[in-house]
RNA sequence: CGAUGAGGUAGAGGCGCAAAUAAUAUUAGUAGACAAUUGGAGUAUGACAUCGAUGAAGAUUGUUGAAAGGAUUAUUUGCCGAAGCGUAAUGAAGGUCAAAUUCAUUAUUGCUGGGAUGUUUUCUGAAUAAGAGGCAUACUGUCAUGCUUGUUUUAUGUGCAUGGAGAACUACUGAUCAG
Repeated sequence: CGAUGAGGUAGAGGCGCAAAUAAUAUUAGUAGACAAUUGGAGUAUGACAUCGAUGAAGAUUGUUGAAAGGAUUAUUUGCCGAAGCGUAAUGAAGGUCAAAUUCAUUAUUGCUGGGAUGUUUUCUGAAUAAGAGGCAUACUGUCAUGCUUGUUUUAUGUGCAUGGAGAACUACUGAUCAG
């Protein structure tokens, strides 16, 4: 001087992601509680337990009357595999056990670049809201290739088209190799 670029640091995408706090509406005049009437032996997904003729489940009337989760707004914090989804394992919750559900952690280097719109499916949910999965549509950021055009020794900018994926991309630094 050259090649490669392990590792590290810092960045960009944009209605960007996630979390916390407060307020508001909804949940809902619902669940529950109390009283009366009726009812007449059961009571949570199953079993046991508890409660029950001193009246169960259910129904009607009156009085009283929530909460969780989700949503909107505002503020703050952490960030750019931010994060989400799937599978498996472990732990916790509720009277006990089991199933189911919820929450948390770990693994899988499983899938997804990002948001939007539409549609569909099942899960959750009070819900036609919202979330999750699938599909389609264009948009957007990034890289590669091709064409066009401008500046121009190189090289690079704009526009168009095609394709790929975040373990990516850009910038700096720099392990390593060769002389």

The prediction has a mean pLDDT of 76. This is a predicted structure of a 179-nucleotide RNA (Lysine riboswitch aptamer) from Ornithinibacillus bavariensis. The sequence was found by an Rfam model in a public genome assembly.